Predicted 3D model of a 349-nucleotide part of an RNA (small-subunit ribosomal RNA, central domain) from an uncultured prokaryote.
Context: one part of a larger RNA
RNA sequence: CUGGGCAUAAAGCGCACGUAGGCUGCCAGGUAAGUGUGAAGUGAAAUCCCACGGCUCACCCGUGGAAUUGCUUUGCAUACUGCUUGGCUAGAGGAAGGUAGGGGAGAGCAGAACUCCUGGAGGAGCGGUGAAAUGUGUAGAUAUCAGGAGGAAUACCAGUGGCGAAGGCGGCUCUCUGGUCCUUUUCUGACGCUGAGGUGCGAAAGCCAGGGUAGCGAACGGGAUUAGAUACCCCGGUAGUCCUGGCCGUAAACGAUGGGCACUAGUUAGAGGUCCUCCUGUGGGAUCUUUGGCGAAGCAAAUGUGUUAAGUGCCCCGCCUGGGGAGUAUGGUCGCAAGGCUAAAACUC
Numbered sequence: 001c002u003g004g005g006c007a008u009a010a011a012g013c014g015c016a017c018g019u020a021g022g023c024u025g026c027c028a029g030g031u032a033a034g035u036g037u038g039a040a041g042u043g044a045a046a047u048c049c050c051a052c053g054g055c056u057c058a059c060c061c062g063u064g065g066a067a068u069u070g071c072u073u074u075g076c077a078u079a080c081u082g083c084u085u086g087g088c089u090a091g092a093g094g095a096a097g098g099u100a101g102g103g104g105a106g107a108g109c110a111g112a113a114c115u116c117c118u119g120g121a122g123g124a125g126c127g128g129u130g131a132a133a134u135g136u137g138u139a140g141a142u143a144u145c146a147g148g149a150g151g152a153a154u155a156c157c158a159g160u161g162g163c164g165a166a167g168g169c170g171g172c173u174c175u176c177u178g179g180u181c182c183u184u185u186u187c188u189g190a191c192g193c194u195g196a197g198g199u200g201c202g203a204a205a206g207c208c209a210g211g212g213u214a215g216c217g218a219a220c221g222g223g224a225u226u227a228g229a230u231a232c233c234c235c236g237g238u239a240g241u242c243c244u245g246g247c248c249g250u251a252a253a254c255g256a257u258g259g260g261c262a263c264u265a266g267u268u269a270g271a272g273g274u275c276c277u278c279c280u281g282u283g284g285g286a287u288c289u290u291u292g293g294c295g296a297a298g299c300a301a302a303u304g305u306g307u308u309a310a311g312u313g314c315c316c317c318g319c320c321u322g323g324g325g326a327g328u329a330u331g332g333u334c335g336c337a338a339g340g341c342u343a344a345a346a347c348u349c
Stems, first nucleotide, its partner, number of pairs: 004320003007303002012317001014201004021194003025088007033081002035077008049065006091191001092188004096183003103177007110154001114150007125136002162169002206247006215241002220236004258316006266294012278281001298305002322349003331342004
């Protein structure tokens, strides 16, 4: 390299958009570049192969043939590919009418809880634990009532329920805005799929600047525990968690399962539509989309998977090649930094 693979053994980029490229529906005409076939020229000789011959055989040599799978020119063929012309509607998309939704952004509002402040009333503890102590309280705490302030998160509803490409999204209202699904007619007429580079989005933590800070809480301090206790438990508590703008670009970013199309037994439950029906009910049936469970065949080392495939095929991309060294060194590049991306070798088993 090939063969072979990528749920769990090494291996699917975190996700999308999209450039080049690769691949690409149906019908007809043209062309004849690819393709097929015939002919001509050329493809030096020697070598290799075959036949015959010469040295007594062989090595060796001679003669003839084949081969030289290629290239050029030319005739023909037209199924497929290409190019080109015309057409079609099953792919794709647009319009119209509906539809469900924590999809996204901004603004405003609400109640419960919590902490703090002020006041009333009250009078010795409270808090915390396995047990304690640190802590807190006669300068009046805890418990209780009233008033006020503040920040963060939205109980119940809530559901293998919904939405989103993924990350993710949950109080209520308004404004702006993306996508899905269904229905029938209509329109465009292959406008498609994938996608190296590239670009954008991307939890948490972290970083920069400015705000904010109730609760929680790395670090840190104290109390315990313990042989010790740089922990687990307790009392405090700074960054942070929140907002605005900008960076970072990573996760067990997981379904550990790339995307698209087609085909291949069923059964059951949930969600969103449309249609039909009669025994009009919490009914039955059909169909499309979507989320789960169980399972035929098949696949699989097994576990399992099984129309949401890990089955059967086609197209495109990414990735793997024994363990350690190592996702490291070095170089490059990105970043304020932390670090990210790309990515070896010696040596060793």
RNAcentral holds the full RNA, with entries from ENA.